[in-house]
RNA sequence: GGGCUUGUAGAUCAAUGGUUAGAUCGCGCCGCUCAUAACGGCCAGGUUGCAGGUUCGAGUCCUGCUAGGCCCA
Repeated sequence: GGGCUUGUAGAUCAAUGGUUAGAUCGCGCCGCUCAUAACGGCCAGGUUGCAGGUUCGAGUCCUGCUAGGCCCA
């Protein structure tokens, strides 16, 4: 330098171009307990890496950039 691939909540991951982007774990609060753990309940947490484009509608499709991984030179 070239090709492929990945980037979504604190972590691990879902989501067929169409309802308010969800799940588990974790954090916090409450219950239970003499107390802790376990267990049960509830809440919060997102500019879907960045910028454009296509579309009535984009996390999803297209382009560029950027970061990580793999391969080739």